[in-house]
Context: one part of a larger RNA
RNA sequence: CUGGGCGUAAAGGGUGCGCAGGCGGCCGAAAAAGUUAGUGGUGAAAACCUGGAGCUCAACUCCAGGCCUGCCAUUAAUACUGUUUGGCUAGAGUUACAAUAGAGGCAGCAGGAAUUUCUAGUGUAGGAGUGAAAUCUGUAGAUAUUAGAAGGAACACCAAUGGCGAAGGCAAGCUGCUGGGUAGUGACUGACGCUAAUGCACGAAAGCCAGGGGAGCGAAUGGGAUUAGAGACCCCAGUAGUCCUGGCCGUAAACUAUGUAUACUAGUUUUUGGAUCUGUUUAUAGAUUAAGAAACGAAGCAAACGCGUUAAGUGUACCGCCUGGGGAGUAUGCACGCAAGUGUGAAACUC
Numbered sequence: 001c002u003g004g005g006c007g008u009a010a011a012g013g014g015u016g017c018g019c020a021g022g023c024g025g026c027c028g029a030a031a032a033a034g035u036u037a038g039u040g041g042u043g044a045a046a047a048c049c050u051g052g053a054g055c056u057c058a059a060c061u062c063c064a065g066g067c068c069u070g071c072c073a074u075u076a077a078u079a080c081u082g083u084u085u086g087g088c089u090a091g092a093g094u095u096a097c098a099a100u101a102g103a104g105g106c107a108g109c110a111g112g113a114a115u116u117u118c119u120a121g122u123g124u125a126g127g128a129g130u131g132a133a134a135u136c137u138g139u140a141g142a143u144a145u146u147a148g149a150a151g152g153a154a155c156a157c158c159a160a161u162g163g164c165g166a167a168g169g170c171a172a173g174c175u176g177c178u179g180g181g182u183a184g185u186g187a188c189u190g191a192c193g194c195u196a197a198u199g200c201a202c203g204a205a206a207g208c209c210a211g212g213g214g215a216g217c218g219a220a221u222g223g224g225a226u227u228a229g230a231g232a233c234c235c236c237a238g239u240a241g242u243c244c245u246g247g248c249c250g251u252a253a254a255c256u257a258u259g260u261a262u263a264c265u266a267g268u269u270u271u272u273g274g275a276u277c278u279g280u281u282u283a284u285a286g287a288u289u290a291a292g293a294a295a296c297g298a299a300g301c302a303a304a305c306g307c308g309u310u311a312a313g314u315g316u317a318c319c320g321c322c323u324g325g326g327g328a329g330u331a332u333g334c335a336c337g338c339a340a341g342u343g344u345g346a347a348a349c350u351c
Stems, first nucleotide, its partner, number of pairs: 004322003007305002012319001014202004021195003025088006033081002035077008048066007091192001092189006099182002104178006111155001116150007126137002163170002207248006216242002221237004259318006267296006274289005300307002324351003333344004
């Protein structure tokens, strides 16, 4: 390489959009590029294979045939693929009608509980903390309690195995702007589709730059304990940070450790938002149906665990990735970055 694989053994890119490329629905017609068949030419000789001959045999040499799997030309065929052309509506999409759910996104406005601090009142000796203590705090009046004020961050209950989003993620309330989805009935376009290297965009937390903000929490740091020691676990403090605006970083157990799309293959139960029908006590119920989210489970698959119409089953298309452990996600080069570092990514050697 062929092949075999990728939930947990090595292996699905963090996610989407999308150029090239690869692949592509149904029915006709044309032409004949691929394809198939015939014929002709060419495919040097040697070599190789088969048959035969010559050196006493063999190696060796010679003769004949095959082979040279290919290319070119020409004639013919037209099922399939491609091309051109005509049509269709089951894929895909547009639109109308009357609908609908949602923590989807962005901006603004304005809430209540709680922590902390401050001011004032009441009040007096403790408070805080722990396994036990101590550091700490308090007669300069704390803790507790009442009233008022300030400021920042997060939104109890509702809340769910619930919803939305491509993923990251999204949760008090209201308003505005805005993206996507779902079911129903029509009309329209007529394959406009699927995937997607390079590319582009988004991308938790931490971190970085500039300017704000800073209540609580809290790396670092200091102190008290514990301990043989304690650079920790526990306690008292506490700076960056956590928050906002603008810009970078581009990584995560970015996980369903399961790429995307599509078709097919038993069911049962629950649930979310629709539609239709039945029934009727008029507000509950039942059935069907397409779209989600869960639990079990036929067949099948699987090394087992388990998966099982939301497949890890059975097929197809395209992309990404794997090929013993360590060395090593290291060295080097290149690219990106302010930096931290990230992406790409070996070998010697060793078992």

The part of an RNA shown here (small-subunit ribosomal RNA, central domain) has 351 nucleotides and comes from a metagenome.
Its mean pLDDT, the model's own confidence on a scale to 100, is 89.
RNAcentral holds the full RNA, with entries from SILVA.